[in-house]
Context: one part of a larger RNA
RNA sequence: UUCGCGGUUAAGGAACUAGGCAAAAUAGCCCCGUAACUUCGGGAGAAGGGGCGCCUCCGCUCAUUUAAAAGCGAGUGGAGGCCGCAGUGAAAAGUCUCAAGCGACUGUUUAGCAAAAACACAGCUCUCUGCUAAAUCGCAAGAUGAUGUAUAGGGAGUGACACCUGCCCGGUGCCGGAAGGUUAAGGAAGGAUGUUAGCUUCGGCGAAGCUUCCGACUGAAGCCCCGGUAAACGGCGGCCGUAACUAUAACGGUCCUAAGGUAGCGAAAUUCCUUGUCGGGUAAGUUCCGACCUGCACGAAUGGUGUAACGACUUGAGAACUGUCUCAACCGCGAGCUCG
Numbered sequence: 001u002u003c004g005c006g007g008u009u010a011a012g013g014a015a016c017u018a019g020g021c022a023a024a025a026u027a028g029c030c031c032c033g034u035a036a037c038u039u040c041g042g043g044a045g046a047a048g049g050g051g052c053g054c055c056u057c058c059g060c061u062c063a064u065u066u067a068a069a070a071g072c073g074a075g076u077g078g079a080g081g082c083c084g085c086a087g088u089g090a091a092a093a094g095u096c097u098c099a100a101g102c103g104a105c106u107g108u109u110u111a112g113c114a115a116a117a118a119c120a121c122a123g124c125u126c127u128c129u130g131c132u133a134a135a136u137c138g139c140a141a142g143a144u145g146a147u148g149u150a151u152a153g154g155g156a157g158u159g160a161c162a163c164c165u166g167c168c169c170g171g172u173g174c175c176g177g178a179a180g181g182u183u184a185a186g187g188a189a190g191g192a193u194g195u196u197a198g199c200u201u202c203g204g205c206g207a208a209g210c211u212u213c214c215g216a217c218u219g220a221a222g223c224c225c226c227g228g229u230a231a232a233c234g235g236c237g238g239c240c241g242u243a244a245c246u247a248u249a250a251c252g253g254u255c256c257u258a259a260g261g262u263a264g265c266g267a268a269a270u271u272c273c274u275u276g277u278c279g280g281g282u283a284a285g286u287u288c289c290g291a292c293c294u295g296c297a298c299g300a301a302u303g304g305u306g307u308a309a310c311g312a313c314u315u316g317a318g319a320a321c322u323g324u325c326u327c328a329a330c331c332g333c334g335a336g337c338u339c340g
Stems, first nucleotide, its partner, number of pairs: 001336009011326002015324001020321001028052005037042001039160001053082010064071001083087001095319007102311002107119002123158007135144003161306004166236003171233002173229005180224003186218002190214003194210002198205002237255005264298001265295001276292005
């Protein structure tokens, strides 16, 4: 002198910083006391406040005793006294509150930068499956499903609970239908080529069989077609005008569509413009909270809106507390470097 670990600090107390990161603080037992909200269980150790040693006296309880009394022991209530800065004084040993977001919860996860709002979850819905089940593995035998049987099993989505879950079946998918159209192999009336018994005017003609080719017609599913289905994949408009100030438009017109976004929510984990505007908090607030609605580009199981409890989650504010800081100083232990 630097680093690591540990300790102390006047006054101030987050002024540090992306951020109270780190540190400090809280802390045990007993008593009192305890709000909003709530699914009535919780919240809750809420918060907050008080007590804790030793000695003497009085009382009570328990044990000891065959019983009673006394003594001793343990505990406890009251009164008085003593000492110190301080009485669980060693160690071990919750920080708390207010508001918001997300996820209901306990749980699971990126072994080695992510523990979360991601995954799972109980619950809800759709769908398949009648048992030699569906589904899955296997060439098969066979096995799982299941020594189960639709209150069962498989697949998919959503994700406790409360209130709800609107409109569109035109496209894609799935389910159902079977009149018509299309349509494969196969079948096939008929036709044609080659071959030749035979015939011949010697040019050819040519039965049957065989052969090769064409082929009307027939011919299933599928597709076209008809219908259903959105907690299937998905989708859910534009322009113009109009009210006795202005503004706005309940109202009207028009074009397009399968249908034009309902309830609820909304500058949001979604808002570009944007630090939107207003209100709150601060002396001062791009964050935060409450509103507004002009939703670039919310929206209803790719769930919508709420919600007590829970969370090493995320955000904002406060109390307490502190060397995080103003602003740095000193000490202990260990290691390195430098100088002598």

About this RNA: Predicted 3D model of a 340-nucleotide part of an RNA (large-subunit ribosomal RNA, domain IV) from a Rhodothermales bacterium. Lineage of the source: Bacteria > Pseudomonadati > Rhodothermota > Rhodothermia > Rhodothermales. The prediction has a mean pLDDT of 84. RNAcentral holds the full RNA, with entries from ENA.